[in-house]
RNA sequence: AAGAAUGAUAGAGGUUGCGCUUUUUAUGAGUAUUUUAUCAGAUGUGGCAGGCACAGAUGACGAUAGAAAAAAGGAAACGGCGCCGAAAGGGUGGGAACCCUGCAGUCCUAUACCUUGGGCAUGAAGUGAAUAAUUUCAUGACUGUCAUCGUAAGAUGGUGCGCUAUCCAAAGA
Numbered sequence: 001a002a003g004a005a006u007g008a009u010a011g012a013g014g015u016u017g018c019g020c021u022u023u024u025u026a027u028g029a030g031u032a033u034u035u036u037a038u039c040a041g042a043u044g045u046g047g048c049a050g051g052c053a054c055a056g057a058u059g060a061c062g063a064u065a066g067a068a069a070a071a072a073g074g075a076a077a078c079g080g081c082g083c084c085g086a087a088a089g090g091g092u093g094g095g096a097a098c099c100c101u102g103c104a105g106u107c108c109u110a111u112a113c114c115u116u117g118g119g120c121a122u123g124a125a126g127u128g129a130a131u132a133a134u135u136u137c138a139u140g141a142c143u144g145u146c147a148u149c150g151u152a153a154g155a156u157g158g159u160g161c162g163c164u165a166u167c168c169a170a171a172g173a
Stems, first nucleotide, its partner, number of pairs: 007167005014084001017083005023077003033068007043055004047103005087116004091111005097106002117143002120140008144159006
């Protein structure tokens, strides 16, 4: 000096972009649960197993008929806040609680690991009270962006550690 690889700042995708949240409303549900009466008569509860504990003839578990009667998660609407790997899922590690141990599950947290550009529709499986919603996978068209081809309209292919603009030892700390 050149090249490559980086770095910093600011932005775009959508009026159904992503996430969090107050309030109100519906659903949940006349359900869980509590209790009264009658019948009946020995077990029942704590996720499963073992243990342990508790309840039970002052009537367990049930059945019938009454009375009273929720909540959480999830959803919708108006707002508020933070943003554009926004965020979501999987794996792995850690943590507290759920009577003890084991298994499983729920919740929280971390992640220089893996996947996904975005929303939508359909189908299957899971979660869920649900036909709401949501997660994963597959398919489909749409859309953003880049590359190549094309006179153009468009076509094909890729996808976020991407793309656009500016800065170039600054910026930032």

Predicted 3D model of a 173-nucleotide RNA (Lysine riboswitch aptamer) from Lactonifactor longoviformis DSM 17459.
Rfam family: Lysine riboswitch aptamer. Rfam's curators write: Riboswitches are metabolite binding domains within certain messenger RNAs that serve as precision sensors for their corresponding targets.
Its mean pLDDT, the model's own confidence on a scale to 100, is 79.
The sequence is in RNAcentral, with records from Rfam and Ribocentre.